A computed fold for a 1510-nucleotide RNA from Bacteroidales bacterium Bact_19, annotated as small-subunit ribosomal RNA. It matches the Rfam family "Bacterial small subunit ribosomal RNA". Rfam links the family to the GO terms ribosome and structural constituent of ribosome.
RNA sequence: AGAGUUUGAUCCUGGCUCAGGAUUAACGCUAGCGGGAGGCCUAACACAUGCAAGUCGAGGGGUAACAGGUGUAGCAAUACAUGCUGACGACCGGCGCACGGGUGAGUAACGCGUAUGUAACCUACCCUAUACUGGGGGAUAGCUCGGAGAAAUUCGGAUUAAUACCCCAUAAUACAUAGAUAUCGCAUGUUAUUUAUGUUAAAGCUUCGGUGGUAUAGGAUGGGCAUGCGUCCCAUUAGCUAGUUGGAGAGGUAACGGCUCACCAAGGCAACGAUGGGUAUGGGGUCUAAAAGGAUGGUCCCACACACUGGUACUGAGACACGGACCAGACUCCUACGGGAGGCAGCAGUGAGGAAUAUUGGUCAAUGGGCGGAAGCCUGAACCAGCCAUCCCGCGUGCAGGAAGACGGCCCUAGAGGUUGUAAACUGCUUUUCUACAGGAAUAAUAAGGACUACGAGUAGUUCGAUGCCAGUACUGUAGGAAUAAGCAUCGGCUAACUCCGUGCCAGCAGCCGCGGUAAUACGGAGGAUGCAAGCGUUAUCCGGAUUUAUUAGGUUUAAAGGGUGCGUAGGCGGGACUUUAAGUCAGUGGUGAAAGGCAGUAGCUUAACUAUUGUAAGCCAUUGAUACUGGGGUUCUUGAGUUAGGUAGAGGUAGGCGGAAUGUGUUGUGUAGCGGUGAAAUGCUUAGAUAUAACACAGAACACCGAUUGCGAAGGCAGCUUACUAUGCCUAUACUGACGCUGAUGCACGAAAGCGUGGGGAUCAAACAGGAUUAGAUACCCUGGUAGUCCACGCUGUAAACGAUGAUCACUCGUUGUUGGCGAUAUACAGUCAGCGGCUAAGCGAAAGCGAUAAGUGAUCCACCUGGGGAGUACGUCGGCAACGAUGAAACUCAAAGGAAUUGACGGGGGCCCGCACAAGCGGAGGAACAUGUGGUUUAAUUCGAUGAUACGCGAGGAACCUUACCUGGGCUUAAAUGUAGGUUGCAUUCGGAUGAAAGUCUGAUUUCCUUCGGGACUACCUACAAGGUGCUGCAUGGUUGUCGUCAGCUCGUGCCGUGAGGUGUCGGGUUAAGUCCCAUAACGAGCGCAACCCUCAUUGCCAGUUACCAACACUUAGGGUGGGGACUCUGGCGAAACUGCCGGUGUAAACCGAGAGGAAGGUGGGGAUGACGUCAAAUCAGCACGGCCCUUAUGUCCAGGGCGACACACGUGUUACAAUGGCCAGUACAGAGGGCAGCCACCUGGUGACAGGGCGCUAAUCCCAAAAGCUGGUCUCAGUUCGGAUCGGAGUCUGCAACUCGACUCCGUGAAGCUGGAUUCGCUAGUAAUCGCACAUCAGCCAUGGUGCGGUGAAUACGUUCCCGGGCCUUGUACACACCGCCCGUCAAGCCAUGGGAGUUGGGGGUGCCUGAAGUCCGUGAUCUGUCGCAAGAUGGAAGCGGCCUAGGGUAAAACCAAUGACUGGGGCUAAGUCGUAACAAGGUAGCCGUACCGGAAGGUGUGGCUG
Repeated sequence: AGAGUUUGAUCCUGGCUCAGGAUUAACGCUAGCGGGAGGCCUAACACAUGCAAGUCGAGGGGUAACAGGUGUAGCAAUACAUGCUGACGACCGGCGCACGGGUGAGUAACGCGUAUGUAACCUACCCUAUACUGGGGGAUAGCUCGGAGAAAUUCGGAUUAAUACCCCAUAAUACAUAGAUAUCGCAUGUUAUUUAUGUUAAAGCUUCGGUGGUAUAGGAUGGGCAUGCGUCCCAUUAGCUAGUUGGAGAGGUAACGGCUCACCAAGGCAACGAUGGGUAUGGGGUCUAAAAGGAUGGUCCCACACACUGGUACUGAGACACGGACCAGACUCCUACGGGAGGCAGCAGUGAGGAAUAUUGGUCAAUGGGCGGAAGCCUGAACCAGCCAUCCCGCGUGCAGGAAGACGGCCCUAGAGGUUGUAAACUGCUUUUCUACAGGAAUAAUAAGGACUACGAGUAGUUCGAUGCCAGUACUGUAGGAAUAAGCAUCGGCUAACUCCGUGCCAGCAGCCGCGGUAAUACGGAGGAUGCAAGCGUUAUCCGGAUUUAUUAGGUUUAAAGGGUGCGUAGGCGGGACUUUAAGUCAGUGGUGAAAGGCAGUAGCUUAACUAUUGUAAGCCAUUGAUACUGGGGUUCUUGAGUUAGGUAGAGGUAGGCGGAAUGUGUUGUGUAGCGGUGAAAUGCUUAGAUAUAACACAGAACACCGAUUGCGAAGGCAGCUUACUAUGCCUAUACUGACGCUGAUGCACGAAAGCGUGGGGAUCAAACAGGAUUAGAUACCCUGGUAGUCCACGCUGUAAACGAUGAUCACUCGUUGUUGGCGAUAUACAGUCAGCGGCUAAGCGAAAGCGAUAAGUGAUCCACCUGGGGAGUACGUCGGCAACGAUGAAACUCAAAGGAAUUGACGGGGGCCCGCACAAGCGGAGGAACAUGUGGUUUAAUUCGAUGAUACGCGAGGAACCUUACCUGGGCUUAAAUGUAGGUUGCAUUCGGAUGAAAGUCUGAUUUCCUUCGGGACUACCUACAAGGUGCUGCAUGGUUGUCGUCAGCUCGUGCCGUGAGGUGUCGGGUUAAGUCCCAUAACGAGCGCAACCCUCAUUGCCAGUUACCAACACUUAGGGUGGGGACUCUGGCGAAACUGCCGGUGUAAACCGAGAGGAAGGUGGGGAUGACGUCAAAUCAGCACGGCCCUUAUGUCCAGGGCGACACACGUGUUACAAUGGCCAGUACAGAGGGCAGCCACCUGGUGACAGGGCGCUAAUCCCAAAAGCUGGUCUCAGUUCGGAUCGGAGUCUGCAACUCGACUCCGUGAAGCUGGAUUCGCUAGUAAUCGCACAUCAGCCAUGGUGCGGUGAAUACGUUCCCGGGCCUUGUACACACCGCCCGUCAAGCCAUGGGAGUUGGGGGUGCCUGAAGUCCGUGAUCUGUCGCAAGAUGGAAGCGGCCUAGGGUAAAACCAAUGACUGGGGCUAAGUCGUAACAAGGUAGCCGUACCGGAAGGUGUGGCUG
């Protein structure tokens, strides 16, 4: 410090997620030791048991228990007596119990923090100072006696003490009242001095040293109260308040105060957030972070609050009191039923709750507290120990050598190798730790008391002096021996670490992206590796990363986001100069800022954690100073703002009047058959006279041309002419005011269209509606009608894509061009200038598109708004509205994206250009018939398998009767049909049989090798073992091969340049071409794969060669180039030539094109072939072959016989033959090319009607053979289902073959079907082509071949042209597509699940209000009653019960509000591989889309009206 994730890729916006740190943690696996810390986050739930606050006999009366002493009795044991002593139960009294310890329920508060004030106060014990400590009195507890009661407890009588209580005296620097003088203070007021009057105190004990008591003043400590500032969320909580706010009076308090009360006034708080609701102890600090911040408040410290719940007071210096009291309530316990007792949020501990948190331990040795003179006692405070890896820190589990790189494991390309791995074994060494034994601390000190020293009685110092829970612990030593000690998580990316096996969208994983559908580095296991380590992971929570709430430090044209517009209140901000002040600001100083913590230094535990010590500060307050800036006060200025004068502009507004065109209607003519409407129609109107046309009349609405990229207005918006009223801008110039300004929350006003109310009006247009069309449907688009509405007046509504998707104001920052209104000087010349409205651009900005003086640039001020998508602008609440609705405006839940701009493609029922037998123009076909063949389907035991739009279907198959053959039925074999190795046995093999069988096979008889050095070897067969075999699966694991786009002209690269980037440029543009072919231009310059050419063949020709080909001349001849011969010709087959737009004319810059041009055998690529770029279709093929993986192994292998692949209602493709006269038949007759041939082609002869058969020459081929047809000549048929057509069937044959039944071809005779040119639709072909005619070959015994591949013969027609269909190329445009339009995607309905709104209600909760009742208790009143003291009495004085009153916890009751849970039913929402209906959106998405509004419709949606361009 960043990373992953939206896309095909890119940049941006933006969310989600991860890596880090932390924790009072928990869970899983694991675990050697020590040190230091921490340990109920939940039920402030309930608690058994024990302990946690006592002490003082030097205050008192005393003596229950213990001990001692004494006395009596007794020999003794012992018994009894005795407060005599130590001591001391209970009691009176003093002090303490208000500290310490626990918890965080309540509390949003002067509760806490910080800083002040107290001139408005208190303070026991302690310290200092001064003064005093005199006299008297009556009770009471205890004890004792008696009573009640189960108990707790309680009543009565008698008697008694005090440092308990009361009275008197004395008394002021105390207190109270009334004054005087001075001082101080911001104020109330205070302080000092002083005068007068009045009031109030005490306690003793004693060892005589003291100690205690009382009053006053001061100090210290601790508190009370008040105030400034700070202190969570919700405004869907906006108004709250009657003791409320204030006054003067009284009461009360330690003290101020409505704290309380009577009276008077009507205030007080609140948008700077009152009131209400929710949540929460606050702080020092802690965690995190670079900081600012954010989160948090456990342990420790400070403060507060509480003590079962609520209330109340008492005592006291202090409490409204955790281990005190009273009352009420809930709960638990005891009970004799009459009554009583209790409060662990003290320490342990128990139950419960919970994921979860410890011992019913030791000691007062230390520290501290209470009491005491002290010893001492008490102390679950504290110090220690125990449990727990809960956290932090430290140590160890060995170290060195050791390669046969062992065994084993795992991997593997497998005789090998790699890895585990110097790891182990083995050798040597060490002993932290461990075990045993031995020694053994510091922490402790001034105790009391004794002695000594110093000075003045007491303090200070020195010395002696008892005391250790932890603990026989830490630590140290000796001995022994590597001995006692390693796990957890992870290994697809982020993120360090990889292989095998299993599984097969299953089981599972997952923090995000995402893995898993048969080769998973992602699941599970294993081996290995990586990380950390006595721990490691997971979960939860917080901060970080997140500049993702932005003060530091964000944004708002299009990503979320500018309010529809203005006016304007509060607020915020504000021009120049001078002066003053010193609030902000800055500087110095002082106070405070507790300790602990943090940081830095040093030190102590072996180190560290831990601990000790020293230093260190933001904040707040006060004070002194500075005065630039901001603020306050004052004076002044004119440039901001405004006023005035003179011009000028305009669809600015309101009200009235007027006008013509058009439309509709009415009347009257003219006139006759249609009009109207559409893509085409129909509905509609019309012979009762329409439409058209003419005249007249009426009505309402809107204002053509001018008119524009114009003008005006704040926006919405505004358009005939004219009048009145009214508002504004701009320009020029003088004068005036003198900062009067800008912005603007709440507020007020305006605000298109639609809509609403009332009343008018109603021509046109036109939601709804009706009808006609279209359509699968058509609640639409189109047509005919048509009502609200559209118009006016008044009132409401308050929203729009109310848009420049761009808030207002001010200043600054290159140019250029057009235009509107002014000015200058008369002009629309022209330059300038001010104010507008536009275009293009520099800098700059921006993610880019773009913006660019009219900023989206650079700055300033103010307002509004945003913070992932959906849910949702929804629900609830509130406000507004007549309603429709508007404003404000969530959450649960859900997703990992949603989005912006741009890029490359693909696509478009977008555009432009171009090409192709693509269309058109033609010729011939297919689709109808019959048959052949392939496919689908069906059938079957099997009809083996594959190929399935184009790119499957006469395809794999270039030959299915058996074989092939993979399928079916049946019968056999199991190392097997073949081959090899090793071992063993054997001597065969072969041949000839027999039985059985369909065969294969099985059983069986006979026959019995070779070489030899005799050891054996070669070979065969059999047995055993190891290697087999599979047309079984996966073409979606593959190689190879192939089809297709497409022989289309494209596909890329290097360098450079442009762009943040994907990418672009080049390759685009203008021409040209068959072509990315070439030329020109050009930020590109070059290059590669393709194109073309090079290759083969055909066409012309030269040279060479001349047999089997050829034959001109010569010769022979059986008359056939047959022979001799020839090398001329044809031909054969080698090498060459030839064609290149080379020449001419025209056009053009050029490339190139045109010219029936010339020449030439051939002319513009001469014809044909081979040749197929980058890639696409997970295209085809595991059955041609090869191959990974999986599967079968007496079978999915293999052998055999028979069957099937040939089935047949039917459907499709490809073909053949036809339907006839351009023909059929008969007879005669002519001319090819390219191939093939020895298990062959077969001349020729004979036989047969023929297929063919029997003979038989030649030929291993330019030699022989297969071997032509259409054509031509002649004849016949004469338009018919025929002398067309030949299917089908019958009969008879031939040939091949082991075998033609299923299931061959051919021949002959007979039979003679459909069919008379083929619907929609569709195919091929542009020249030696189509059409037509035959020939050959491969495969092959034969052949189902009409197929395929080739060959030649005869030999056309047509192309105007590119509008349209199909396919393709280039450019451009739109896009929500990228699996790329066979795309994407919307809504209803149906199903499941989830959360949520409404809901008759029901239940519960907290708070408030009214009324009734009201315990304890303080206060007030009363107190005939009781009682203390004094007094002879009268009486005086004090107290108490009781009673009454105010207040109040609680209880009851009533109505209402709020919150939560639940509720039949109901509303929408979200999610969920393959449900239904449509197709709304994305392309012109097939009716452009969207916004507001209204109506309508199963649904998306449609239509009307106004608006926007996204």